[in-house]
The prediction has a mean pLDDT of 82. The RNA shown here (transfer RNA) has 72 nucleotides and comes from a Bacillota bacterium.

């Protein structure tokens, strides 16, 4: 330099054009406990950035950025 793949809560991830973007762990609150842990209940928390297509985009296209891989 060229090609391919990936990017969604703090972390690991589900989601193949119309869902209120779902879950697990972690966090916070409450219950329980003599205290803690465990357990139960609840809450907060996310689509890498710009542009395009479409009535509608996390999803399709494009340009970047970052990470991983292959070739040279």
């Nucleotide at each position: 330099g060229c090609c391919c793949u990936u990017a969604u809560a703090g972390u690991u991830u589900a989601g193949u054009g119309g869902a209120u973007a779902g879950a697990a762990c972690a966090u916070u609150u409450c219950g329980u406990u003599g205290c803690g842990g465990a357990c139960g209940a609840a809450a907060a928390g996310a689509c890498c950035g710009g542009g395009g297509u479409u009535c509608a985009a996390a999803u399709c296209c494009u340009c970047g950025u970052a990470a991983g891989g292959g070739c040279a």
RNAcentral holds the sequence, with entries from ENA and MGnify. It matches the Rfam family "tRNA". About the family: Transfer RNA (tRNA) molecules are approximately 80 nucleotides in length.